Predicted 3D model of RNase P RNA and transfer RNA as a complex of 426 nucleotides. The coordinates come from a structure-prediction model, not an experiment, and the mean pLDDT is 80.
RNA sequence: AAGGUUCGCCGGGUGAUCGCGCUUGACUUCGGUCAGGUGAGGAAAGUCCGAACUUCAUAGAGCAGAGCGCCGGCUAACGGCCGGGUGUGGUAACGCAACGGAAAGUGCCACAGAAAAAAUACCGCCCGCAAGGGUAAGGGUGAAAAGGUGCGGUAAGAGCGCACCGCGCUUCCGGUAACGGAAGUGGCAGGGAAAACCCCGCUCGAAGCAAGGCCAUGUAUACCGGGAGUCCGCGCGGCUCGCACGGCACAAAACCCGGUGGGUAGGCCGCCCGAGGGAAUGAGUAAUCAUUCUCCCAGAUAGAUGAUCACCGCCCGCAAGGGUACAGAAUUCGGCUUACAGGCGAACCGGAUUU
RNA sequence: GGGGCUACUGCUGAGCAGGGUAAAAAGCUUUGGACUUUAUACUCUGGGUUUGAUUCCCAGUAGCUCCACCA
Numbered sequence: 001a002a003g004g005u006u007c008g009c010c011g012g013g014u015g016a017u018c019g020c021g022c023u024u025g026a027c028u029u030c031g032g033u034c035a036g037g038u039g040a041g042g043a044a045a046g047u048c049c050g051a052a053c054u055u056c057a058u059a060g061a062g063c064a065g066a067g068c069g070c071c072g073g074c075u076a077a078c079g080g081c082c083g084g085g086u087g088u089g090g091u092a093a094c095g096c097a098a099c100g101g102a103a104a105g106u107g108c109c110a111c112a113g114a115a116a117a118a119a120u121a122c123c124g125c126c127c128g129c130a131a132g133g134g135u136a137a138g139g140g141u142g143a144a145a146a147g148g149u150g151c152g153g154u155a156a157g158a159g160c161g162c163a164c165c166g167c168g169c170u171u172c173c174g175g176u177a178a179c180g181g182a183a184g185u186g187g188c189a190g191g192g193a194a195a196a197c198c199c200c201g202c203u204c205g206a207a208g209c210a211a212g213g214c215c216a217u218g219u220a221u222a223c224c225g226g227g228a229g230u231c232c233g234c235g236c237g238g239c240u241c242g243c244a245c246g247g248c249a250c251a252a253a254a255c256c257c258g259g260u261g262g263g264u265a266g267g268c269c270g271c272c273c274g275a276g277g278g279a280a281u282g283a284g285u286a287a288u289c290a291u292u293c294u295c296c297c298a299g300a301u302a303g304a305u306g307a308u309c310a311c312c313g314c315c316c317g318c319a320a321g322g323g324u325a326c327a328g329a330a331u332u333c334g335g336c337u338u339a340c341a342g343g344c345g346a347a348c349c350g351g352a353u354u355u
Numbered sequence: 356g357g358g359g360c361u362a363c364u365g366c367u368g369a370g371c372a373g374g375g376u377a378a379a380a381a382g383c384u385u386u387g388g389a390c391u392u393u394a395u396a397c398u399c400u401g402g403g404u405u406u407g408a409u410u411c412c413c414a415g416u417a418g419c420u421c422c423a424c425c426a
Stems, first nucleotide, its partner, number of pairs: 003349008012312007020039008041326001045337002048335005053208004060241004065204005070084005085099001086097004100199002105197002108192002122139002124135004147165006166188001167186008212269004222260006229248001231247003235243001262425003276295008313324004356422007365376003379393004399415005
């Protein structure tokens, strides 16, 4: 050099003309007009998590259910982020991990195989004339077979004994911890799978801005069904208890609930100053936090944020010419995931090839 | 804008991937229909867990459906 890894950033520019939303000011014949300011994203997306906010009685509790799952930190919170441990992939930089428990229990492991789990013996090896017995080294099956290698030992064998490795337990040391290291000790202590049920620990009320509040307009308190001491209905929603409210006990009316039907589909608030952006300094390995200074940065409601022209940039093409990614706010934030033409910057790596 | 559900052969609809129907071929018939027989055709897409995935998990795609207010 080419290649690779990680992190961060950009993702068309300038000018002219016409037009749109919001907002400030001036003018107005109250219809608007003029001038100034401002006007999509890194994902505005998917709606997958977590919150803010609002309503459900400022009465809840238990069960069921859902989610998460190595350790420590950050954060309003999180299934997110940062740092570390272990395992694993890569020569490496570095990446990836749903990473608690399989001796709490229940169930599953097809085919093959002797045997699929407190087991067993098809071939083999050994003893024996045989019957029978011993054995689990070797063969063979499978995704998975009851520690591995070597030496000794034995009839043949076997942790049967020993050394090393692995594993369990105990103690000590390092570390906040996960965990790591050392010494001693045990002959080994029972396969896989929990993205099977389940167990353990932690967390979780539900719904969603079409939440919800106010005003205006308008209609038929019309019809059907259900409801009551063994109380009924409703509510914080699957169930139970409790509590609150309403109602009946005369079952007619009224009341309550469900359904059908009827009416209006206009305006204001929520709604844009916020867990907000930028810079500097400081703490911290970092995520992040603190202080100071500074900025105001879309709030439309069927939805504004655009169109045309010229020049330039980039890509394809010999040229003429063509193209210029993914995409577009809808209550608001913090994340994750997915889509994305092309380009820029920083740090790091060294297996093979060349110098 | 916000919820919920579904996706399996051309259609429908169960889960040892197999039925019904349609379409194709053959038989029967003078021909057609009906009937009989035959073979073919499939798990929305991409990953992951597992010995093994229609089934379990994650991400995406497509389709269906519900939700305004008033008394």